The part of an RNA shown here (small-subunit ribosomal RNA, central domain) has 349 nucleotides and comes from an uncultured bacterium. The full RNA is in RNAcentral, with records from ENA.
Context: one part of a larger RNA
This record gives sequence, C1' cells and structure tokens, in this order.
RNA sequence: CUGGGCGUAAAGCGCGCGUAGGCUGUUUUAUAAGUCGGAUGUGAAAUCCCCGGGCUCAACCUGGGAACUGCAUCCGAAACUAUUUAACUAGAGUAUGGGAGAGGUAAGUAGAAUUUCCGGUGUAGCGGUGAAAUGCGUAGACAUCGGAAGGAAUACCAGUGGCGAAGGCGGCUUACUGGACCAAUACUGACGCUGAGGUGCGAAAGCGUGGGGAGCGAACAGGAUUAGAUACCCUGGUAGUCCACGCCGUAAACGAUGAGAACUAGACGUUGGGAGGGUGAGCCUUUCAGUGUCGCAGCUAACGCAUUAAGUUCUCCGCCUGGGGAGUACGACCGCAAGGUUGAAACUC
Repeated sequence: CUGGGCGUAAAGCGCGCGUAGGCUGUUUUAUAAGUCGGAUGUGAAAUCCCCGGGCUCAACCUGGGAACUGCAUCCGAAACUAUUUAACUAGAGUAUGGGAGAGGUAAGUAGAAUUUCCGGUGUAGCGGUGAAAUGCGUAGACAUCGGAAGGAAUACCAGUGGCGAAGGCGGCUUACUGGACCAAUACUGACGCUGAGGUGCGAAAGCGUGGGGAGCGAACAGGAUUAGAUACCCUGGUAGUCCACGCCGUAAACGAUGAGAACUAGACGUUGGGAGGGUGAGCCUUUCAGUGUCGCAGCUAACGCAUUAAGUUCUCCGCCUGGGGAGUACGACCGCAAGGUUGAAACUC
C1' cells in the first nucleotide's frame, strides 16, 4: 500500500461557519483530455514462461517462440467522467400567509423565603446530633408581631414537554434580534453536500481589574466519632459562588453513536401545524415536522440497535492499530499564571 475497524473491547474532533480539495440532479449539443478499440514503431541481450537440443540425469549450457502488462505517433468509438451549448424542476433557496417555543441580548419590575438591623410582647432556654459537645442566650436569645435594608434564586404551572449547532436556556413586562415548523401558490434555476488548514462559540473550576456579598461554602478553626480521623457528622468561616470588562479553552463537553442523502413491517403515546369527517365542550380518520416506549426483517461477540438504525447503500471529514512507560519527556505554538494543543523513545510485560 492492499485490507479491517470506531455505542460498551483501541478509535467520532465539545459544537458551528467556512477556504482549498473531494463528491454532485434531469434532458440535450459539441469536443475528445480521461476511457475503450485497432495499426505502426519501440520496449538491447541475459533472466522468467512454453516447446526442443547438449553434458549418463539434474543443476548448468543452448536454439526457437511467447512475453516484456510500458512509451510515442496515427486512425477510430462517444456510453460513462471531464469541459462545453441550450433547457428543465424532483435537490437547494426566495417571496406571501399563519401559529408554537425556558432561543439570544438589554432595561425595568413582582411576590415568597433566608439573613441582618430597629421597635413591641415575652422569659429561660435555643440550637444541634445516632448520642453529644463546641456555638448563641438574663448585656434578654429562641418564639411571635410590626418596620427597614440587602443579595441571590424564581415554589406551584412542569411534562422521557419546549427551544438552541453544541455548551446550555425557567417569575413577569417591554425593546431589539436569530433559527425552525406548517399551508397554498408564485419565483430563481443545481445556486448543493462535506470540509484539511483557518476562524468563531464553548459548563464548572481557575486567573486579572473594579464592584457586590443574603444564603451556601473549598481552605482554615473548633466540637464530636475513632486505635488514629489531616475524613464522613456538628458549630463557625475566607476565597469563591453574583455583576461589568478581559483571559482560560478544558469535562463521563455522553446518545460514550461525525455530517449529509436515499431505501427498508408495524403498534402505542406525546409536542407544534395542516386537511377531511361528524352524532360537535368533545371525538374519529389522515398528513408534515419533532420527541419517546415497544417490536419484525436485518445487524451485533453479546448486551442490545431496529424509519430518531448500531439495517441496506452512496459522498466527504476525523480517528484507531497490544498493556505499562505516557497524554509523560523534548521541541514548537498559545496563556498573566494555572496550564492547554501537538506529541515520542529507551526500558518492561
């Protein structure tokens, strides 16, 4: 290289956009680069192969043929690929009309609760646990009523419900804004798919500057438990959690399942549209788009998957090649740092 794979055995980049490249719908015209056929020249000899000959055989030597799968030129073919001409509408997109949604950004605002403070009532406990203690409390706690402040999160609705490319998104209102879906027509006319590099987004934690700080709470302190207890439990509590701006760029970033397209039994739910029926608060049939459960063929090592495929195929990308050493060392790039990305070998089993 050929080949085999990637749900769980090694293996799908965390996710988009997109450059080069690869691949690319239907009909038609032309060309003849690829492709196919023929001819000519060449493809040294030896070697290999076939048929013979010579050493007693063989190895070996040797005659002839074939072959040398290649290259060049010329003459043809025109299905396919390519280029080209003219068109098409089934892919893709645009317009019109609808309804759905925690999609995004910003501003404003509401109620419940926790905490703290102020005031009233009230008196000896409260809190906490398996049991306790540390802790709080006669300087009046806990409880209860009224008031105030401040921060964070939005019970019920709530749902294998919805939206988003992924990360993710949940009180209410307003403004701006992205995407998807459905129906019927009209229009553009292959404008498409994938995507090495590149570029953007990217939970939590962490970092920088400035704010904020109610609750929770790494570190830390104390009390318990224990043989010990640098823990699990309890009382406190700093960073942090929150906001603005800027970094970081990683996760069991998971459906452990790349994207797109076509085809291949069904049954039962559910979300958003549409059509039809009808005995009309409702129900039935059907269709498109999502989201689930079960299940046939088929696949699978099994588990299981099964029109949302892990089935049958096509296109493009990424990745794997025994365990450890090791996602380490070195180098390079990125980062304020933490570290990230790329990524070996010796040795060993």
It matches the Rfam family "Bacterial small subunit ribosomal RNA". Gene Ontology terms of the family: ribosome and structural constituent of ribosome.